The RNA shown here (transfer RNA) has 74 nucleotides and comes from an Endomicrobiales bacterium. The sequence was found in a public genome assembly. Its Rfam family is "tRNA". The family's RNA type in Rfam is transfer RNA.
RNA sequence: GCCGCCAUCGUCUAGUGGUUCAGGACAUCGCCCUCUCAAGGCGGAGAUCGCGGGUUCAAAUCCCGCUGGCGGCA
Numbered sequence: 001g002c003c004g005c006c007a008u009c010g011u012c013u014a015g016u017g018g019u020u021c022a023g024g025a026c027a028u029c030g031c032c033c034u035c036u037c038a039a040g041g042c043g044g045a046g047a048u049c050g051c052g053g054g055u056u057c058a059a060a061u062c063c064c065g066c067u068g069g070c071g072g073c074a
Stems, first nucleotide, its partner, number of pairs: 001073007010026004018057001028044005050066005
């Protein structure tokens, strides 16, 4: 330099054009339970989906560029 893959709550992840607010697990916060803690039960908060543009009536999802990471070729 060229090619491919990946980027979504604090972490791990689902979602591959339209359904309800982007769902779940862990973590976190509150309450219940308990003499207390843990476990367990109930509930809350938390992501404008890496950034910028485009296509579309409608984009996390399709297209282009950029950034970062991983891999392959040279």